[in-house]
Context: one part of a larger RNA
RNA sequence: UGACGGGGGCCCGCACAAGCGGAGGAACAUGUGGUUUAAUUCGAUGAUACGCGAGGAACCUUACCCGGGCUUGAACUAUGGUGGACCGUUCCAGAGAUGGAUCUUCCCUUCGGGGCCGCCAUGGAGGUGCUGCAUGGUUGUCGUCAGCUCGUGCCGUGAGGUGUCGGCUUAAGUGCCAUAACGAGCGCAACCCUUUCCGUCAGUUGCCAUCAGGUAAUGCUGGGGACUCUGUCGGUACUGCCAUCGUAAGAUGUGAGGAAGGUGGGGAUGACGUCAAAUCAGCACGGCCCUUACGUCCGGGGCUACACACGUGUUACAAUGGGGGGUACAGAGGGCUGCCACUCGGCGACGAGGAGCCAAUCCCGAAAACCUCUCUCAGUUCGGACUGGAGUCUGCAACCCGACUCCACGAAGCUGGAUUCGCUAGUAAUCGCGCAUCAGCCAUGGCGCGGUGAAUACGUUCCCGGGCCUUGUACA
Numbered sequence: 001u002g003a004c005g006g007g008g009g010c011c012c013g014c015a016c017a018a019g020c021g022g023a024g025g026a027a028c029a030u031g032u033g034g035u036u037u038a039a040u041u042c043g044a045u046g047a048u049a050c051g052c053g054a055g056g057a058a059c060c061u062u063a064c065c066c067g068g069g070c071u072u073g074a075a076c077u078a079u080g081g082u083g084g085a086c087c088g089u090u091c092c093a094g095a096g097a098u099g100g101a102u103c104u105u106c107c108c109u110u111c112g113g114g115g116c117c118g119c120c121a122u123g124g125a126g127g128u129g130c131u132g133c134a135u136g137g138u139u140g141u142c143g144u145c146a147g148c149u150c151g152u153g154c155c156g157u158g159a160g161g162u163g164u165c166g167g168c169u170u171a172a173g174u175g176c177c178a179u180a181a182c183g184a185g186c187g188c189a190a191c192c193c194u195u196u197c198c199g200u201c202a203g204u205u206g207c208c209a210u211c212a213g214g215u216a217a218u219g220c221u222g223g224g225g226a227c228u229c230u231g232u233c234g235g236u237a238c239u240g241c242c243a244u245c246g247u248a249a250g251a252u253g254u255g256a257g258g259a260a261g262g263u264g265g266g267g268a269u270g271a272c273g274u275c276a277a278a279u280c281a282g283c284a285c286g287g288c289c290c291u292u293a294c295g296u297c298c299g300g301g302g303c304u305a306c307a308c309a310c311g312u313g314u315u316a317c318a319a320u321g322g323g324g325g326g327u328a329c330a331g332a333g334g335g336c337u338g339c340c341a342c343u344c345g346g347c348g349a350c351g352a353g354g355a356g357c358c359a360a361u362c363c364c365g366a367a368a369a370c371c372u373c374u375c376u377c378a379g380u381u382c383g384g385a386c387u388g389g390a391g392u393c394u395g396c397a398a399c400c401c402g403a404c405u406c407c408a409c410g411a412a413g414c415u416g417g418a419u420u421c422g423c424u425a426g427u428a429a430u431c432g433c434g435c436a437u438c439a440g441c442c443a444u445g446g447c448g449c450g451g452u453g454a455a456u457a458c459g460u461u462c463c464c465g466g467g468c469c470u471u472g473u474a475c476a
Stems, first nucleotide, its partner, number of pairs: 001476002003473003007470007015460002019423005026315008034306002042053002064301007076124009088103001090101004106115003126290002129288003135284002137279003140275001142273001147186006153162003166177003192267004197235003201231003207224002211222003238261001241255001242253004317416001321375006333364003338357002342353004382413001387408007429452007
């Protein structure tokens, strides 16, 4: 100087407390460990691994296993030699890769050759092989915590200290006062995006108050820019005003005004550093290793196994509910190999026709809620696993191993031990919708969107984490 203390003081955080809803019990989905296996590819492992890399494992992907092939090689490039267009059609063998046969067939030219394709030779190839403890880049975490430093000066033999301490204040090393310090940098804040309010300008595909026309009905048509909305550029909030307290910074208030009040809400933004943290399998790269194989092509299998253990979720155990009928209201997105109105067929998944839309134009489209009928506390009209049968769709192909539909079957489960998680407001809870990936989909996951919409916080003694000051130390 740090670090540590079941030392002290001050302060903060869904840290506790006060509440609401979960997990831990059941079934299933998914990831992991373990076990098994020819292989169950690899990585991630307290917090900071475990619906994680993977924003799509039937083939492909694919890195693993078995088998069949190739060796200038699946791809790229240079030089020399040599031959010919390449591409494509058809047939045969084969599981395919591949091998064989067949038909058709070039361009430029200075006539030397060149372009394109194949073969031979040579130099490079290729490796998801190892090392994240050789690295770059990127990322997690402490933590959006308020800290981390520098120049000059001063103090100390020196390590170092001071500044950065003290009092008050703040979300904040935010500021004010004091002061051997005076200043400065990286962080904080602000500048950026979005949301909430107002104005200006602009109105098509959006809107429709006024005027006119028209329909069974509809901004449907003429027309209009008022309104909504969409976009552009601005404004607004600053403790500015009032009162009280205070030297000040600032704090307090059922305060005024205001759409909004004290950082208005949300996002992006992550200081010096810590964990030899993670990644050589995104990529790049040093070193080492393989080179008729640790490279590469193909068929099949595996990554989907299953006594078991754990994590994360979904669905429930019901009446604030289940079922039948009726009837409203979104936002954000996506759409040409596409979204598909509408009509017909089918109980349905879907099929057959078929209009519009490259989209503020057309299409995809709510559910909970509300009204009404029924069920009456039961393993049930709860719950839907599992299984049997029949189908639909995608795709070369659904056996291993897809989703969906219909009929039948109807398991466990009656609110879950110790323990444990999230959340302070349009939040929790609950309800549906969309998107990426994608032929299809094992999505109950991830990322977004809106609808309905709470309870509680006395307080900081205690648990956990953190910040500042101080004290002890046989630790560095």
The part of an RNA shown here (small-subunit ribosomal RNA, 3' major domain) has 476 nucleotides and comes from an uncultured bacterium. Rfam family: Bacterial small subunit ribosomal RNA. Gene Ontology terms of the family: ribosome and structural constituent of ribosome. The prediction has a mean pLDDT of 81.